[in-house]
This is a predicted structure of a 71-nucleotide RNA (transfer RNA) from a Minisyncoccota bacterium. The organism belongs to Minisyncoccota, within Bacteria. The RNAcentral record of the sequence draws on ENA.
């Protein structure tokens, strides 16, 4: 070559084919004599590339990458 899992906000994890969620972390605010902790808001993301379908983060084809396993 071959075989099994992964790749989603700055990280870490979720998501019946039908509004991307959530914890930390950032940003502004609010409480304090300040910080910190606490509350509120708020920005940020589906590794590319085709396909199925009314409609893909989820299916299915072909790539690149990590992790294991067998060699």
């Nucleotide at each position: 070559a071959g075989c099994g899992g992964g790749g989603u906000a700055g990280a870490g994890u979720a998501a019946c084919g039908g509004c991307a969620a959530u914890u930390c972390g950032c940003g502004a605010g609010g409480c304090u004599c300040a910080u910190a902790a606490c509350c509120u808001c708020g920005a940020g993301a589906u590794c590319c590339c085709g396909g199925u379908u009314c409609g893909a983060a989820u299916c299915c084809g072909g790539g690149c990458c990590c992790c294991g396993c067998a060699a």

Record summary: The prediction has a mean pLDDT of 85.